[in-house]
Context: one part of a larger RNA
Molecule: small-subunit ribosomal RNA, 3' major domain
Organism: Chitinophaga lutea
RNA sequence: UGACGGGGGUCCGCACAAGCGGUGGAGCAUGUGGUUUAAUUCGGUGAUACGCGAGGAACCUCACCUGGGCUAGAAUGCUGGGGGAUCGGGGGUGAAAGCUCCCUUUGUAGCAAUACACCGCCAGUAAGGUGCUGCAUGGCUGUCGUCAGCUCGUGCCGUGAGGUGUUGGGUUAAGUCCCGCAACGAGCGCAACCCCUAUCUUUAGUUGCCAACAGGUUAAGCUGGGAACUCUAAAGAAACUGCCGUCGUAAGACGCGAGGAAGGAGGGGAUGAUGUCAAGUCAUCAUGGCCUUUAUGCCCAGGGCUACACACGUGCUACAAUGGUAGGAACAAAGGGCUGCUACCUGGUAACAGGCUGCUAAUCUCAAAAAUCCUAUCUCAGUUCGGAUUGAGGGCUGCAACUCGCCCUCAUGAAGCUGGAAUCGCUAGUAAUCGUAUAUCAGCAAUGAUACGGUGAAUACGUUCCCGGACCUUGUACA
Numbered sequence: 001u002g003a004c005g006g007g008g009g010u011c012c013g014c015a016c017a018a019g020c021g022g023u024g025g026a027g028c029a030u031g032u033g034g035u036u037u038a039a040u041u042c043g044g045u046g047a048u049a050c051g052c053g054a055g056g057a058a059c060c061u062c063a064c065c066u067g068g069g070c071u072a073g074a075a076u077g078c079u080g081g082g083g084g085a086u087c088g089g090g091g092g093u094g095a096a097a098g099c100u101c102c103c104u105u106u107g108u109a110g111c112a113a114u115a116c117a118c119c120g121c122c123a124g125u126a127a128g129g130u131g132c133u134g135c136a137u138g139g140c141u142g143u144c145g146u147c148a149g150c151u152c153g154u155g156c157c158g159u160g161a162g163g164u165g166u167u168g169g170g171u172u173a174a175g176u177c178c179c180g181c182a183a184c185g186a187g188c189g190c191a192a193c194c195c196c197u198a199u200c201u202u203u204a205g206u207u208g209c210c211a212a213c214a215g216g217u218u219a220a221g222c223u224g225g226g227a228a229c230u231c232u233a234a235a236g237a238a239a240c241u242g243c244c245g246u247c248g249u250a251a252g253a254c255g256c257g258a259g260g261a262a263g264g265a266g267g268g269g270a271u272g273a274u275g276u277c278a279a280g281u282c283a284u285c286a287u288g289g290c291c292u293u294u295a296u297g298c299c300c301a302g303g304g305c306u307a308c309a310c311a312c313g314u315g316c317u318a319c320a321a322u323g324g325u326a327g328g329a330a331c332a333a334a335g336g337g338c339u340g341c342u343a344c345c346u347g348g349u350a351a352c353a354g355g356c357u358g359c360u361a362a363u364c365u366c367a368a369a370a371a372u373c374c375u376a377u378c379u380c381a382g383u384u385c386g387g388a389u390u391g392a393g394g395g396c397u398g399c400a401a402c403u404c405g406c407c408c409u410c411a412u413g414a415a416g417c418u419g420g421a422a423u424c425g426c427u428a429g430u431a432a433u434c435g436u437a438u439a440u441c442a443g444c445a446a447u448g449a450u451a452c453g454g455u456g457a458a459u460a461c462g463u464u465c466c467c468g469g470a471c472c473u474u475g476u477a478c479a
Stems, first nucleotide, its partner, number of pairs: 001479002003476003007473007015463002019426005026317008034308002042053002064303007076126006083119002088103006107116003128292002131290003137286002139281003142277001144275001149188006155164003168179003194269004199237007209226002213224003240263001243257001244255004319419001323378007335366003340359002344355004385416001390411007432455007
């Protein structure tokens, strides 16, 4: 100087407390461990691994296993030799890859030799490796932590390591600001500048809108028209403790003060200092070294990654009446669409199929929002709850659904009556609950992830305690 303390002081955080809803019990989905296996490819393992890399494992992917093949090799160059236009078609063998045989064709310049272009073959030279080392590395990332810290120049102090500044008194979300001070300044962080959102104004008015006027319909901005409103998308305004009161030297604090759409950082996002964990990644990529070269490379078929006495994590669905079922009525936002989204019609109980139509989209379409409301029924039961499992019949994608896809219909109708010890999330448009969309994608194991809106709470006395953190101080046989 740090680190640590079941030392002290001050302060903060869904850290506790106060509340609401979960997990832990059931079934299933998914990841992991273990076991099994020819293989169940690899990585990741307290917080900071376990719906993680993977935002799509039937083949491919693919790295694993079994078997069949190739050896300058799957790709692209260069040099030499030799052949032929290239392309294309067919046969044999085979699971395919591969191996092999046959047919056809004869480029451009030049009289020709030959040269050039193109395509195989042979030889040589550069290959290849998801092989090892993340403890050789770059880059990227997690975490402490969006915590308020981390440093430097000059000066001063100290023999020196170092200190001071950065401590102190206040204040703040903040090393934020004020006052003081052997310090005076500065840098990286904080904040602000950026984006979305809440209000208004201006500009613009189609594909969006419809108040007034007219036409029109079973109905509909449907039409003429309009530019008000909504909206769209560009520019501006607006919030600064600016004003008032109280306290305070100041910074600032308080007010169920005013005004205002918004009030004290309005709400959210992006943004992550010096460093820590030899943290993670050589399997995104790049890269040193090592290893491999008729194989640890490359091609192919099939299998595996989907196994299953068990254990754990994360979720979904439930156990019902604040509910289930049937019929009817209403209200979003944000996205996607030409190898695409498909209105409408017909067939089918349905998944879907067959026709036809619009849209490269504020125009057409996916599209039905669902919780909600109204009416009826069920009457507390393993049930009209719950839907696992299984049987049968179909549909779709795709060379191909056996291992191993999704969907529909009929039948079947398991466990489960609110979950031990323990444990998690959340402070407001939040939790809870309800649907919608997208990426990936032929299809889909999505209950996942990422976005979007609808309905919409309870509670916070307080900081004694648990956990984590910040500053000062103290002790130390630790560095």